[in-house]
Molecule: transfer RNA
Organism: Verrucomicrobium sp.
RNA sequence: GCGCGGGUGGCGGAAUUGGUAUACGCGCAAGACUAAGGAUCUUGUGCCGAAAGGCUUAAGGGUUCGAGUCCCUUCCCGCGCA
Numbered sequence: 001g002c003g004c005g006g007g008u009g010g011c012g013g014a015a016u017u018g019g020u021a022u023a024c025g026c027g028c029a030a031g032a033c034u035a036a037g038g039a040u041c042u043u044g045u046g047c048c049g050a051a052a053g054g055c056u057u058a059a060g061g062g063u064u065c066g067a068g069u070c071c072c073u074u075c076c077c078g079c080g081c082a
Base pairs, nucleotide, nucleotide: 001081002080003079004078005077006076007075010026011025012024019065027045028044029043030042031041032040046055047054048053058074059073060072061071062070
């Protein structure tokens, strides 16, 4: 240089046909249990905001009523070829 796969909350990782973004797990917070812990169980947990609401899928742009998903450019990671 060329080809292919990937980048999503604090972390791992789903979202199957374009139609509720963040399911599920870990972690964290509060509570129950315990003498106290651990384990287990319950509830909560993306960001801003008092709320209403707004914002958010590597970055920018496009298509669409609607984009994590489709198209274009760029950045980064991995694999293969040269």